This is a predicted structure of a 72-nucleotide RNA (transfer RNA) from a Candidatus Moraniibacteriota bacterium.
It was read from a public genome assembly.
Lineage of the source: Bacteria > Bacteria candidate phyla > Candidatus Moraniibacteriota.
It matches the Rfam family "tRNA". Rfam classes the family as a transfer RNA. From the family's description: Transfer RNA (tRNA) molecules are approximately 80 nucleotides in length.

RNA sequence: GCCCUGAUAGCUCAACGGAUAGAGCACCGCACUCCUAACGCGAUGAUGUAGGUUCGAUUCCUACUCGGGGCA
Numbered sequence: 001g002c003c004c005u006g007a008u009a010g011c012u013c014a015a016c017g018g019a020u021a022g023a024g025c026a027c028c029g030c031a032c033u034c035c036u037a038a039c040g041c042g043a044u045g046a047u048g049u050a051g052g053u054u055c056g057a058u059u060c061c062u063a064c065u066c067g068g069g070g071c072a
Base pairs, nucleotide, nucleotide: 001071002070003069004068005067006066007065010025011024012023013022018055028042029041030040048064049063050062051061052060
């Protein structure tokens, strides 16, 4: 330099182009308990950046950034 692949919550992962972006763990609150833990209920929290296509983009296209792999 070229090619492939990935980037979504604090962490690990989901999500036919359409719905309020969903779960587990963690954190916080409540309940339970003599107290703690476990279990139960609830809340907060995310689409790498910039453009494009589309009535509508996490999803498709382009460029860039970062991680992984391959070729030279």